[in-house]
Context: one part of a larger RNA
RNA sequence: CUGGGCGUAAAGCGCGCGUAGGUGGUUCGUUAAGUUGGAUGUGAAAUCCCCGGGCUCAACCUGGGAACUGCAUUCAAAACUGUCGAGCUAGAGUAUGGUAGAGGGUGGUGGAAUUUCCUGUGUAGCGGUGAAAUGCGUAGAUAUAGGAAGGAACGCCAGUGGAUAAGGCGACCACCUGGACUGAUACUGACACUCAUGUGCUGAUGCGGGCAGAGCGGACAGGAUUAGAUACCCGGGUACUGGAUUCCAUACCCUAGGAGUACAAGCCGUUGGGGACCUCGACUUGCCGUUGGGACCCCUGAGCUCUUAGUGGCGCAGCUAACGCAUUAAGGUGACCGCGUGGGGAGUACGGCCGCAAGGUUAAAACUC
Numbered sequence: 001c002u003g004g005g006c007g008u009a010a011a012g013c014g015c016g017c018g019u020a021g022g023u024g025g026u027u028c029g030u031u032a033a034g035u036u037g038g039a040u041g042u043g044a045a046a047u048c049c050c051c052g053g054g055c056u057c058a059a060c061c062u063g064g065g066a067a068c069u070g071c072a073u074u075c076a077a078a079a080c081u082g083u084c085g086a087g088c089u090a091g092a093g094u095a096u097g098g099u100a101g102a103g104g105g106u107g108g109u110g111g112a113a114u115u116u117c118c119u120g121u122g123u124a125g126c127g128g129u130g131a132a133a134u135g136c137g138u139a140g141a142u143a144u145a146g147g148a149a150g151g152a153a154c155g156c157c158a159g160u161g162g163a164u165a166a167g168g169c170g171a172c173c174a175c176c177u178g179g180a181c182u183g184a185u186a187c188u189g190a191c192a193c194u195c196a197u198g199u200g201c202u203g204a205u206g207c208g209g210g211c212a213g214a215g216c217g218g219a220c221a222g223g224a225u226u227a228g229a230u231a232c233c234c235g236g237g238u239a240c241u242g243g244a245u246u247c248c249a250u251a252c253c254c255u256a257g258g259a260g261u262a263c264a265a266g267c268c269g270u271u272g273g274g275g276a277c278c279u280c281g282a283c284u285u286g287c288c289g290u291u292g293g294g295a296c297c298c299c300u301g302a303g304c305u306c307u308u309a310g311u312g313g314c315g316c317a318g319c320u321a322a323c324g325c326a327u328u329a330a331g332g333u334g335a336c337c338g339c340g341u342g343g344g345g346a347g348u349a350c351g352g353c354c355g356c357a358a359g360g361u362u363a364a365a366a367c368u369c
Stems, first nucleotide, its partner, number of pairs: 005339002007323002012337001014201004021194003025088005031082001033081002035077008049065006091191001092188004096183004103177007110154001115149007125136002162169001206247001208245001211242001215241001220236001222234002258336001263331001270282001272280003286314010297303001298301001318325002342369003351362004
């Protein structure tokens, strides 16, 4: 290097955008770089292989042939890949009419509840636990009624429901804004796919200076429990949790499933018939829910059928070590990226880069089984 892999055995980057690169629909023409064929030159000798010869044989030596699968020059071919030119519309996109949505951002508004404060009623307990105590309360608590303040979160609706690339998104209203689906026409004419480096986003915790601070609550101290109790339980309580701004860049960021494409109850291939491409046969309707659109039908209904984009349950072929997956594949086709190569040492050391720090990223070896 070839061969073999990545749901659970080692292995899919947390997720986008996108450069280089790789790959790329269809028709005609052009060219001749790749490709194919021929010629010429070269490809030292030895070696290897074939046919002979010489040492008694063999190893060994030796004659001839073949080969040296390569390179250069040249002539030719033009199917395929590439170049260049001209087209096409099935991929991709644009315009236009609709639709659904916790998609994102900013500003405002609302009600329930907790807490605190004020006022009234009211009196001796409240609270808490397995049981208690610390704690709160005659300076009037708990309870109850009215009022005020402030912060955070948005009950029911709510649904293997919805939208988003992922993280993540749930009160209501307005504004700004991204994407998706769908109908009918028109337009552009391959503008596409993937993507090393790069760049952006990324829950919670954590970090910097400032604001806010109701509830909750690491640290901390108190009461219990216990042989002890640096805990579990209880009463407090700072950081944190919230807004803005700046970092950090990691998680069970999971469907442990990279993204995208044509196909399919079979695919690719093969074989057979016909044929210029190509087509047909061997070769056969998957089923049931749910969300958003569209179409048809009538018996106009809480209707039926079809179709499309999601999202679930089952299931054939096929695949799989099995479990299972099964048009949302782990089937099957070709193109692209990432990753793995026994366990431990170790996602560690050293070095580089990044970071205010905490740390992150890249990433070994000795040794050992």

The part of an RNA shown here (small-subunit ribosomal RNA, central domain) has 369 nucleotides and comes from Pseudomonas frederiksbergensis.
The full RNA is in RNAcentral, with records from ENA and SILVA.